Small-subunit ribosomal RNA, 3' minor domain from Planctomycetes bacterium ADurb.Bin069, 147 nucleotides, folded computationally.
The coordinates come from a structure-prediction model, not an experiment, and the mean pLDDT is 81.
Lineage of the source: Bacteria > Pseudomonadati > Planctomycetota.
Rfam family: Bacterial small subunit ribosomal RNA.
[in-house]
Context: one part of a larger RNA
RNA sequence: CACCGCCCGUCAAGCCAUCCAAGCAGGGCGCACCCGUAAUCACUGGCCCAACCCGCAAGGGAGGGAGGUGCUGAAGGUGAGCUUUGUGAGGAGGACUAAGUCGUAACAAGGUAACCGUAGGGGAACCUGCGGUUGGAUCACCUCCUU
Numbered sequence: 001c002a003c004c005g006c007c008c009g010u011c012a013a014g015c016c017a018u019c020c021a022a023g024c025a026g027g028g029c030g031c032a033c034c035c036g037u038a039a040u041c042a043c044u045g046g047c048c049c050a051a052c053c054c055g056c057a058a059g060g061g062a063g064g065g066a067g068g069u070g071c072u073g074a075a076g077g078u079g080a081g082c083u084u085u086g087u088g089a090g091g092a093g094g095a096c097u098a099a100g101u102c103g104u105a106a107c108a109a110g111g112u113a114a115c116c117g118u119a120g121g122g123g124a125a126c127c128u129g130c131g132g133u134u135g136g137a138u139c140a141c142c143u144c145c146u147u
Stems, first nucleotide, its partner, number of pairs: 003110001005107001008103002011100001013097002016094001018092003023087007031079004039072001041070004047065003052061003113134009
């Protein structure tokens, strides 16, 4: 580039992230129950034992061991829960992107002044009703101030 201006919303295309979402896959956390490693401990210990005690001896006692039972107990299993990550048919709005579509809502009195609140309606910008604001143009009149 100055009205052959500016500019609004739906729709269409591309791209990006976000939100909702039946479900699916995983991580973490503790809880309840089941099963219970090693080991300590408790009880037992009819089988075993050189040391200590008695005894000439056989043997007995004390002490200990194998074994048995039990408590605790890691890993594991089952169940419900909390939390977190990814994924997810489909759905929603949003940002952005020279030259797409429909209209023309706003900016001049923008061609119905605009805007705010509210209610209803409509492809969309929006329209209509009610109340409010002047951040409205124009014309006339009145009041006041200045010259």